[in-house]
Context: one part of a larger RNA
RNA sequence: CGUUAGAAAUUUGAGUGGAUCUGACUUUAGUACGAGAGGACCGAGUUGGACGAACCGCUGGUGUAUCUGUUGUCUCGCCAGAGGCAUUGCAGAGUAGCUACGUUCGGAAGGGAUAAGCGCUGAAAGCAUAUAAGCGCGAAACCCACCACAAGAUGAGAUUUCUUUAAAGGGUCGUGAGAGACGAUCACGUUGAUAGGCUAUAGGUGUAAAGGCAGUAAUGUCAUAGCCAAGUAGUACUAAUAACCCGUAGG
Numbered sequence: 001c002g003u004u005a006g007a008a009a010u011u012u013g014a015g016u017g018g019a020u021c022u023g024a025c026u027u028u029a030g031u032a033c034g035a036g037a038g039g040a041c042c043g044a045g046u047u048g049g050a051c052g053a054a055c056c057g058c059u060g061g062u063g064u065a066u067c068u069g070u071u072g073u074c075u076c077g078c079c080a081g082a083g084g085c086a087u088u089g090c091a092g093a094g095u096a097g098c099u100a101c102g103u104u105c106g107g108a109a110g111g112g113a114u115a116a117g118c119g120c121u122g123a124a125a126g127c128a129u130a131u132a133a134g135c136g137c138g139a140a141a142c143c144c145a146c147c148a149c150a151a152g153a154u155g156a157g158a159u160u161u162c163u164u165u166a167a168a169g170g171g172u173c174g175u176g177a178g179a180g181a182c183g184a185u186c187a188c189g190u191u192g193a194u195a196g197g198c199u200a201u202a203g204g205u206g207u208a209a210a211g212g213c214a215g216u217a218a219u220g221u222c223a224u225a226g227c228c229a230a231g232u233a234g235u236a237c238u239a240a241u242a243a244c245c246c247g248u249a250g251g
Base pairs, nucleotide, nucleotide: 001152005163006162007161008160009159010158011157015149016148017147018146021049022048023047024046025045026044027043033038051106052105053104054103055102059100060099061098062097066093067092068091069090070089071086072085073084074083075082076081110144111143112142117137118136119135120134169246170245171244172243173189174188175187176186177185194239195238196237197235198234199233200232201231203228204227205226211222212221213220214219
């Protein structure tokens, strides 16, 4: 821009893409078959591999938010206690998020038409013949079925609802994240929990400082403390104010 007024929502599916894999074991059954040796079809079940998708409850990884320990040195006048720098100084843990080595699920079943192949009926050609007329079975291939997209499918589809004008609706702007390169998407904008703050807390770290007590002291203890908390909830304290723009066919 189009889809012949403008919108919001829900859809049909022409078409497109994806997937399509496979082993072992148990049983049927040591059965059929076979002199024996050996040893099935068909069917039922169990469990794997590789591949793929989703997710983070578990097991792990990361986690330059966080907590703790500690070396050297500088600073805060000194002690004590802290802070800076040294690859995040080094080391030990680790929430959220992101993840695989983790977990769950998938390729199942079925239908249609067939290939090679196997047939029925059956003439030409009194026989025979699966074929000439006709009718069947038959494969991971084909078409459906499964998953995702899909009306610019210009052949522009359908349904429901809203608005007939300061319209319905959309955008700008602001607060943001289940979103994200930017647009976009989604949530919210005081009739408000959208983000921050505050409060509480799941959780992390591991028992702060100061003081008391014990000990000559190191240290221990009073003390699951202190600090943090990307998660979860509550709470209008702060910021989402006010406003502006687009949008109006035909009869």

Predicted 3D model of a 251-nucleotide part of an RNA (large-subunit ribosomal RNA, domain VI) from Aquimarina intermedia. It was read from a public genome assembly. Model confidence (mean pLDDT): 87 of 100. The source organism's lineage runs through Bacteria, Pseudomonadati, Flavobacteriales, Flavobacteriaceae and Aquimarina.